[in-house]
RNA sequence: GCGGGGUUAGCUCAGUCGGUAGAGCGUCGGUCUCAUAAUCCGGAGGUCGCCAGUUCGAUCCUGGCAUUCCGCA
Numbered sequence: 001g002c003g004g005g006g007u008u009a010g011c012u013c014a015g016u017c018g019g020u021a022g023a024g025c026g027u028c029g030g031u032c033u034c035a036u037a038a039u040c041c042g043g044a045g046g047u048c049g050c051c052a053g054u055u056c057g058a059u060c061c062u063g064g065c066a067u068u069c070c071g072c073a
Base pairs, nucleotide, nucleotide: 001072002071003070004069005068006067007066010025011024012023013022019056027043028042029041030040049065050064051063052062053061
């Protein structure tokens, strides 16, 4: 330098052939216990990497940029 993949909640990851986003773990509160843990119930938490384009509408499509991983040279 070229090609390809990833970027979504604190962490690990789903997801939608475009219609306003979820799980597990963690965290907070409750339940239970003499107490702790476990169990069970509930809550909070995300401008879906950034900018722009298309569209009535973009996390999803298109372009650019950033970052990371893999391969080639």